[in-house]
This record gives sequence, structure tokens and C1' cells, in this order.
RNA sequence: GCGAUUAUAGUUCAAGGGUAGAACGAUAGAUUGUGAUUCUAUAUAUCAAGGUUCGAGUCCUUGUUUUCGCC
Repeated sequence: GCGAUUAUAGUUCAAGGGUAGAACGAUAGAUUGUGAUUCUAUAUAUCAAGGUUCGAGUCCUUGUUUUCGCC
């Protein structure tokens, strides 16, 4: 230099263009003599900038980033 791949909650991962979810974790409450366990509730996320579309996490372009291949 060329090509592929990755980016979503605090962490690990889902989501065939139509309400962005799970597990673990965090906070609050219930339970308990205290703690753990258990139950209930709450908060928290789509890498950035454009484009297509009635509608984009998803499709297209550029950039950044992760990993890898070729030279």
C1' cells in the first nucleotide's frame, strides 16, 4: 500500500428496516437480630460525520478503532 473483520448498558453478548433486549453487575425497597441468599422496582447503551428511506443498530459513503491476511 491492498483486502477482510470488529465497534451496542459498568462487563460479556443478542437484535432478518418497524417499541434496543438478556445475563452478571450497580442503586433503592421487602425479607433477616446483622450479613449472604431470595423477591420487587429503578437507572444506564447503538464509534463519529454524512446519505437512502415514511421509518436505519441494521443499507450506502468517508473517517477513526479492533483483529487478521497478502505484499

Model confidence (mean pLDDT): 80 of 100. Transfer RNA from Mortierella sp. 14UC, 71 nucleotides, folded computationally. It matches the Rfam family "tRNA". From the family's description: Transfer RNA (tRNA) molecules are approximately 80 nucleotides in length.